Predicted 3D model of a 1480-nucleotide RNA (small-subunit ribosomal RNA) from an uncultured Gammaproteobacteria bacterium. The sequence is in RNAcentral, with records from Greengenes. The coordinates come from a structure-prediction model, not an experiment, and the mean pLDDT is 84.
RNA sequence: UAGAGUUUGAUCCUGGCUCAGAUUGAACGCUGGCGGCAUGCUUAACACAUGCAAGUCGAACGCGAAAGGUUCUUCGGAACUGAGUAGAGUGGCGGACGGGUGCGUAACGCGUGGGAAUCUACCCGAUAGUGGGGGACAACAUGGAGAAAUUCAUGCUAAUACCGCAUAUUACCUAAGGGUGAAAGGUGGCCUCUACUUGUAAGCUAUCGCUAUCGGAUGAGCCCGCGUUAGAUUAGCUAGUUGGUGAGGUAAUGGCUCACCAAGGCGACGAUCUAUAGCUGGUCUGAGAGGAUGAUCAGCCACACUGGGACUGAGACACGGCCCAGACUCCUACGGGAGGCAGCAGUGGGGAAUAUUGGACAAUGGGCGCAAGCCUGAUCCAGCAAUGCCGCGUGUGUGAAGAAGGCCUGAGGGUUGUAAAGCACUUUCAAUUGUGAAGAGGGAGGUGUUGGUUAAUACCUAACAUCUCUGACGUUAACUUUAGAAGAAGCACCGGCUAAUUCAGUGCCAGCAGCCGCGGUAAUACUGAAGGUGCAAGCGUUAAUCGGAAUUACUGGGCGUAAAGCGCGCGUAGGCGGCUAUUUAAGUCGGAUGUGAAAGCCCCGGGCUCAACCUGGGAACUGCAUUCGAUACUGGAUAGCUAGAGUAUGUUAGAGGGAAGUGGAAUUCCGGGUGUAGCGGUGAAAUGCGUAGAUAUCCGGAGGAACACCAAUGGCGAAGGCAACUUCCUGGGACAAUACUGACGCUGAGGUGCGAAAGCGUGGGGAGCAAACAGGAUUAGAUACCCUGGUAGUCCACGCCGUAAACGAUGAGAACUAGUUGUCGGGAGGGUUUACCACUCGGUGACGCAGCUAACGCAUUAAGUUCUCCGCCUGGGGAGUACGCCGGCAACGGUAAAACUCAAAGGAAUUGACGGGGGCCCGCACAAGCGGUGGAGCAUGUGGUUUAAUUCGAAGCAACGCGAAGAACCUUACCAGGCCUUGACAUCCCAAGAACUUACCAGAGAUGGUUUGGUGCCUUCGGGAACUUGGUGACAGGUCCUGCAUGGCUGUCGUCAGCUCGUGUCGUGAGAUGUUGGGUUAAGUCCCGCAACGAGCGCAACCCCUGUCCUUAGUUGCUAACAUUAAGUUGAGAACUCUAAGGAGACUGCCGGUGACAAACCGGAGGAAGGUGGGGAUGACGUCAAGUCAUCAUGGCCCUUAUGGCCUGGGCUACACACGUGCUACAAUGGUAGGUACAGAGGGCUGCAACCUCGCGAGAGCAAGCUAAUCCCACAAAGCCUAUCUUAGUCCGGAUUGGAGUCUGCAACUCGACUCCAUGAAGUCGGAAUCGCUAGUAAUCGUAAAUCAGAAUGUUACGGUGAAUACGUUCCCGGGCCUUGUACACACCGCCCGUCACACCAUGGGAGUGGGUUGCAAAAGAAGUAGGUAGCUUAACCUUCGGGAGGGCGCUUACCACUUUGUGAUUCAUGACUGGGGUG
Repeated sequence: UAGAGUUUGAUCCUGGCUCAGAUUGAACGCUGGCGGCAUGCUUAACACAUGCAAGUCGAACGCGAAAGGUUCUUCGGAACUGAGUAGAGUGGCGGACGGGUGCGUAACGCGUGGGAAUCUACCCGAUAGUGGGGGACAACAUGGAGAAAUUCAUGCUAAUACCGCAUAUUACCUAAGGGUGAAAGGUGGCCUCUACUUGUAAGCUAUCGCUAUCGGAUGAGCCCGCGUUAGAUUAGCUAGUUGGUGAGGUAAUGGCUCACCAAGGCGACGAUCUAUAGCUGGUCUGAGAGGAUGAUCAGCCACACUGGGACUGAGACACGGCCCAGACUCCUACGGGAGGCAGCAGUGGGGAAUAUUGGACAAUGGGCGCAAGCCUGAUCCAGCAAUGCCGCGUGUGUGAAGAAGGCCUGAGGGUUGUAAAGCACUUUCAAUUGUGAAGAGGGAGGUGUUGGUUAAUACCUAACAUCUCUGACGUUAACUUUAGAAGAAGCACCGGCUAAUUCAGUGCCAGCAGCCGCGGUAAUACUGAAGGUGCAAGCGUUAAUCGGAAUUACUGGGCGUAAAGCGCGCGUAGGCGGCUAUUUAAGUCGGAUGUGAAAGCCCCGGGCUCAACCUGGGAACUGCAUUCGAUACUGGAUAGCUAGAGUAUGUUAGAGGGAAGUGGAAUUCCGGGUGUAGCGGUGAAAUGCGUAGAUAUCCGGAGGAACACCAAUGGCGAAGGCAACUUCCUGGGACAAUACUGACGCUGAGGUGCGAAAGCGUGGGGAGCAAACAGGAUUAGAUACCCUGGUAGUCCACGCCGUAAACGAUGAGAACUAGUUGUCGGGAGGGUUUACCACUCGGUGACGCAGCUAACGCAUUAAGUUCUCCGCCUGGGGAGUACGCCGGCAACGGUAAAACUCAAAGGAAUUGACGGGGGCCCGCACAAGCGGUGGAGCAUGUGGUUUAAUUCGAAGCAACGCGAAGAACCUUACCAGGCCUUGACAUCCCAAGAACUUACCAGAGAUGGUUUGGUGCCUUCGGGAACUUGGUGACAGGUCCUGCAUGGCUGUCGUCAGCUCGUGUCGUGAGAUGUUGGGUUAAGUCCCGCAACGAGCGCAACCCCUGUCCUUAGUUGCUAACAUUAAGUUGAGAACUCUAAGGAGACUGCCGGUGACAAACCGGAGGAAGGUGGGGAUGACGUCAAGUCAUCAUGGCCCUUAUGGCCUGGGCUACACACGUGCUACAAUGGUAGGUACAGAGGGCUGCAACCUCGCGAGAGCAAGCUAAUCCCACAAAGCCUAUCUUAGUCCGGAUUGGAGUCUGCAACUCGACUCCAUGAAGUCGGAAUCGCUAGUAAUCGUAAAUCAGAAUGUUACGGUGAAUACGUUCCCGGGCCUUGUACACACCGCCCGUCACACCAUGGGAGUGGGUUGCAAAAGAAGUAGGUAGCUUAACCUUCGGGAGGGCGCUUACCACUUUGUGAUUCAUGACUGGGGUG
């Protein structure tokens, strides 16, 4: 020392991405009251207009105006003054500081600590001196050249300018004799001494200077140790290079330079090269270690338009100096000239972006000066900018009618909100009035006092006292007056992370987004509003740094499977290293000293009202150096030891390696014999071989390759790998006992060797096998799998290659840490010397404790606990790829990126789901059967098409005779036309009227008009209730949309046996256990076992119907006995049937067997019924966003003279076609005709309707009975008995059509059912395929009901007749349990690979092209310096006066910048075309 989001259905881990924090010289957006303190071109070291930024000294020197003023004037002017002023010049000091910038520089540049061979103006201290001469040059004057800048000639002149002479030390040089080398005066004062004697000069005195030398201080130069970015896809670099000697040069050391000599020097501890970069104190961040950074302030360095060069000077190779070259800009009279803001302001440009052409020297500091003072864009101030930090304010108190308004609402209310208003106060800041510090320490001048110096009281100087003067800021700070809440709040956010939510709009659109992700009609995620949250004169965004990130891990990570152990040895450097003793003191530890600048950070104080800020002191600066100690450990040295390691002797196992030889079995081929028609091959075949004799079989021969059994979980080897036998050569290991050496060891970057298979080269060999290839099959295709052939190759020798899932996916070595058991090799003990038992060393396996691990698992052969060394990893993809280099004959190998892109990729384990995985089991699932569908005609539904409309919904199973238990109108939702608008319906309000009703006219009707009758009920007499009509608006209404907003209901898996919970236990966790296992069942049914024990929803049972019996009750039902009739018709009866209430009964209860002494199963008895007796109702957790907004209800949306309402007519009934479900058939187990028998369950008053009459019939007429065990519908039919038909499109079949009718109904045209007569279609049992059914079932036969005026082949219910088959679970389908694999979880209808097409993006190659940097070899040679000098020239010095010394100019040599050429290297950009990659 804080974490969070994001990979998954969920989990743990690994791992990346993202966020919350702090910060900034910032910028942008919105907003903006005040003050203090800071800060402000990060980009173009781009170009600069204008002004200013370095001058000063008259106490070094010579010159020297003018304006103005005064006086005079002959009015021309003169004198005096201004004034020795301004001014320039000579000279001195300063322009090397201060100020700016960060180009260059990877370097002794910087930091830190040392060092010796140096210089240092001004300053300080000390010693000595300051004597005497000389010649010039500016200024100036005159003249000349030029546009200008500037310049030439002649002449005059001063100095603290210049030059000799003298003197000189502790100076310098030296050959140790000697030699060389200085100076300058200025100013103030005085007359004590001398001179003239006025006062001055000499002089004296004071002071400032000057010269020489020594020392100090300060500053600077040089050298060294250590530290100081990245890249090895930069590995070799270097000739002045490294060293020496000598010389030159410098202030000084030194290859700094030169001559000669030697051949060195640097480099894996990273030279050289490339890229980038000023360094530091510090700053930001961080717990720290670190990381990033180097604005402001401070130290150092470098630079000053670009490049080069020197001069002057104490100091420069000089920002506001000089010379040259170049680029650029400006002036020009074209001949020539001028310039350098990276000083302060300012301008243009660049840029996202950075200020005033301000004031002052008052303070601090600097330069000059004796000083006054002058100069100072250093500095101090002001201006601009919320750029940052800090502080203050924008009011305070009270105030509920919780105002109005807004927003929300469940309509009650809530919220904004004590917020406002109102009332009472206050006045900071800003505004306004006046007063008014401190910054002034000091300096100057005046006066006074006291010292110093002196001959002196003068001068000068020092201290003190006192008076006066000096402020840019400045309308300062501060205080004060006046007035009034008066002038002063925004920004972002509100899905999670992350504090804070609602409404409206929008509808995968517009948009948002830091990550995950929002938006497809109910968006807390977009936009707006209301409210809220956070911060606040700011708030957000963007960019950037650190943090979080232990995500480069020193502190502090990893490598079996997540990324990661080199394929394996040997071994160099390096790293690490056993025991004892002595010594040393390098590491290490301690003390002291020096240093670690200041500022900053931190602590304690102080000053601005506080704070920021400023300031005093301290601490710290973790470092370096020196020195003194300590000596355990490490290192060095020395001497020993034997436990590590090794050697010797002995024994021993082994597919260890190499070479040579030998062997048998088998395949193939060849020869011969026998023998005949096939062989071979496959899922099945074919290609192939075979009558030219195969296959088969026997004999003989050839050749190559591999070595059955033994054989193993075995052995050996470093790994790769090694297997018949024998011989030879040879490596390593193990064991036992002694002896010897004496740490000789471990690891191992580079290096080097070995290294399966395939492949390559050369030469052999080639039996079998067999890439490529050919043919045959398979297949939609089949460049495959299968088959027949077959070449490289496989084999040998030699040489390459150097890679593999080269794996234990586990580097090597050492030590330690429970056991059990197998096996191989050795030893020794016991034992009956066999078996065997206990022990030990080395190898190789299995299991397992502690421990470890994310888990799986590992576990003395560690993945445990430690040590040493090496290798490797840092999200996925791009990619082990490109480029470069190295290796290789090639193939290829090694090394090894980036752009771009994604928010994951991944490991282990969990639950499901899935599998043409496994095991067990079930189901009319298959099989075994029976009957159908699919073919025909018709009915009905659907699709499609059509239509004004053919209303809508249902869509695999689980839509399609479904909603619809019944569309002519109605229904009706659709279409056309005609109408209505508070509406057909509900509530409220107002007005009128009882309600209601008769008739007529127009119209298709809705509707409109006219008209008749009627005045009701209650009453407290006010009125009220119901109803009707008219009106107003709230509202009604909607079969409009959304079943993906919903409730409810329903389907389906499935009446399948499952689905869960509590507690406990196990697991880090998801989860597991229970529920798995052994049996059993229809069943998670039951039993047993078991870290589980229990429980719930399901199963079963309880309920209903049915099957047997009993009890009770007998009408409308029943009838045995009795009577009676045509008839249970009637009397009678209560037995039977039946009805409908209640009971009994069945429980594996009993017996036998099996089973585990269980559950249970099998068989049996009894029983009406036997193992759930049969049937029904009953449907767990859930799945399908299954179905339904058109049953109903309902959120939201939409329509409101219409998407609502009414009416007439039409449509839902259409018809080339396709499908589903049915009916009727195709016939003789039948049709037709006649006769005849037996049900059950229903329905009936708007109803069922008997009998009778009429009609061929449908039906009609009349009418009894029945509100039903009473009457009616209502004759059941198949069946049975006869007759006929005789296999045919028929006496089958009945469609279709014509005619005539009946019934219902306002109405049968579109569009009803039925009847009669006539007509008589397809169809002769149905392809592929497919459905139902396991017993009172299928099949077949009829009956009834709901709906309904009428209209069933549908639906539902009812009974009659009444089968066949099930070996069995291999297969198809569905389901249950266990297990296994998984990259699936939207769950296999999953996931997912590659090509192709299109768009975009970055990138490699590419004929080349263009630019930058740079190496080498040359050319070139300005200015300058140094050397040379035969030309020209020359004040000081010397001179014998001729000249000389010395200097200058010129010329020349060397070095060298710009520049030029040639040839390389490297890098960037670009390029037709092209390669792969990424995203969609």